[in-house]
Molecule: Guanidine-I riboswitch aptamer
Organism: Marinobacter excellens
RNA sequence: CCAAUGGUCAACUAGGGUUCCGGUCUGUACGCCAUUAAAACAGAUGCCUGGUCCGAGAGUUGACGACCUUUUCCAAGGUUACACGGCGGGACAAAAGCCCGGGAGAA
Numbered sequence: 001c002c003a004a005u006g007g008u009c010a011a012c013u014a015g016g017g018u019u020c021c022g023g024u025c026u027g028u029a030c031g032c033c034a035u036u037a038a039a040a041c042a043g044a045u046g047c048c049u050g051g052u053c054c055g056a057g058a059g060u061u062g063a064c065g066a067c068c069u070u071u072u073c074c075a076a077g078g079u080u081a082c083a084c085g086g087c088g089g090g091a092c093a094a095a096a097g098c099c100c101g102g103g104a105g106a107a
Stems, first nucleotide, its partner, number of pairs: 007064006015054002020051002022048001023045006065080006082102001084105001088100003
């Protein structure tokens, strides 16, 4: 100096919005009723804490894989490093640290 590998999946979290659930408000309908004034439905609302949901290359954990060493075999052990980053666009209901993207760019 050149080539190859530097990987895959899952669970979770930072974060995210609003399809569904829930909440809140308004209305159906009113201080109504013997007593109770709730249940249900419709619309709006995410600068509504939440459940469902999305979710990290540069976050966590685990499994597999890969490489190396040892071993007659079975198997065992080790390694899996480093990583500043727009604007803009895309999908799903929508948004995002998701995808474009270890991109453009920077040192």